Bacterial large signal recognition particle RNA from a Dehalococcoidia bacterium, 264 nucleotides, folded computationally. It matches the Rfam family "Bacterial large signal recognition particle RNA". Rfam links the family to the GO terms signal recognition particle, plasma membrane targeting and SRP-dependent cotranslational protein targeting to membrane, signal sequence recognition. NCBI's taxonomy places the organism under Bacteria, Bacillati, Chloroflexota, Dehalococcoidia. The gene name in the source record is ffs. Model confidence (mean pLDDT): 80 of 100. RNAcentral holds the sequence, with entries from ENA.
RNA sequence: UCGUGCUAGGUGGGGAGCCAGCGCUGCCCUGUACCCGAAAUGCGCGAUACGCGGGGCUGAAUUCCCACUCGAGGUCCCAUACUUCGGAGACUGCGACCAUCAACCGGCGUUGAAGGCUGGGUCCUGCGCGGCGAAGCGCUUCGAACCGGGUCAGGCCCUGACGGGAGCAGCCCUAAGGAGCGCGCCUCGGGUGACGCAGGAGUGCCUGGCCGGAGCCGGGAGAUGGAAGCAAGCCCGCGGCCAAGAUCGACAGUGGGUGCACGA
Numbered sequence: 001u002c003g004u005g006c007u008a009g010g011u012g013g014g015g016a017g018c019c020a021g022c023g024c025u026g027c028c029c030u031g032u033a034c035c036c037g038a039a040a041u042g043c044g045c046g047a048u049a050c051g052c053g054g055g056g057c058u059g060a061a062u063u064c065c066c067a068c069u070c071g072a073g074g075u076c077c078c079a080u081a082c083u084u085c086g087g088a089g090a091c092u093g094c095g096a097c098c099a100u101c102a103a104c105c106g107g108c109g110u111u112g113a114a115g116g117c118u119g120g121g122u123c124c125u126g127c128g129c130g131g132c133g134a135a136g137c138g139c140u141u142c143g144a145a146c147c148g149g150g151u152c153a154g155g156c157c158c159u160g161a162c163g164g165g166a167g168c169a170g171c172c173c174u175a176a177g178g179a180g181c182g183c184g185c186c187u188c189g190g191g192u193g194a195c196g197c198a199g200g201a202g203u204g205c206c207u208g209g210c211c212g213g214a215g216c217c218g219g220g221a222g223a224u225g226g227a228a229g230c231a232a233g234c235c236c237g238c239g240g241c242c243a244a245g246a247u248c249g250a251c252a253g254u255g256g257g258u259g260c261a262c263g264a
Stems, first nucleotide, its partner, number of pairs: 001264006009058003012030004021045004034055004064257006073248004082240002085237003091233002093230002097226005104220002106217003115211008123200006129193002132189003136185002138181005148173004156165003
């Protein structure tokens, strides 16, 4: 050095979590890695803790062990930026509102603005007049089978007669009452009046006169201020995401290390 047979070892590893701690079952990553059984009020351990019970395969190296590099992925922390949601309403902003200003636009104004003085109307009170309406009086008319009046034909009654009496219909009249008129009188009323008189209130509106002699209005754009609001900016809070940092680290790469027996 080669061959044969063995043995140690290997037959996946890692992260978070669980746990006082370590490992496993469950989750995730890596990526291919023997099979069976039990395992969350769990299974098994003891810092020699990197599983337990049973059965296989491989085997001293591509495969086992160590160091370094790389680095999937996880965990911690998560500033700043961005962002969901919630809150606040000081400031910026926003759009309506109010007040003031107003040299710009517009409108009015020397055919006379503002302002001042003085009237009238609109408003209120009282009185009057008118109109309308109601009731009463008035006037006209109707109005009683009998139980109202007058006159009472005929008929009836009394009488010897003269004569007398009651009285229906008709006619006339009237009572209670009804209707009409609106001419007159009186009283009252109002959702009454292009009315009159007197007084008042007031300067809102309309309108007249005089003085005056150039402004006035505030519609638009704008400025300033105010008050209420909205919540975009800004601010606060719980989260999300992300960089950097810390830590663990699969896979992979490089280097090194590790037997025994027999035979040639």